[in-house]
Formats: sequence, C1' cells, structure tokens
RNA sequence: UGGCGGGUAGUUCAACUGGCAGAACGCCGGGUUUUGGUCCCGGAGGUUGCAGGUUCGAUCCCUGCCCCGCCAG
Repeated sequence: UGGCGGGUAGUUCAACUGGCAGAACGCCGGGUUUUGGUCCCGGAGGUUGCAGGUUCGAUCCCUGCCCCGCCAG
C1' cells in the first nucleotide's frame, strides 16, 4: 500500500428481503434464605465507529474516513 472480515447495552453476540433495536451474562431494586450463593419477579442501561448520500423510512444499500484482525506485497 492492496484485498477480505469485523465495529450494535458494561461484556459476548443476534436483528429475515430496508419497516417498533433484542438475548444471555453483568449491574440496580424486591421476594426466598440466619447471612451469602442459587432460584423467582421487576427495572435501568444504545448518537448501531465517524461524516455524508439514496429513501416516506437505514444497524441493513452507496461514498469517504477512523479503529481491530487475517492474508498478500
């Protein structure tokens, strides 16, 4: 420098052919327990890497850039 893959909640990852952004773990509160853990119930938490474009509507399509990994030189 080029090619490919990836970037979404604190973490690991989903999200169909463009149509209400979710799960698990973690965190907070409650129940259970002598306490803790386990288990049960409820809750908070997101500028979907950044900036534009297309569209009635973008995590999703297009362009540029940034970051991580792999391959090639």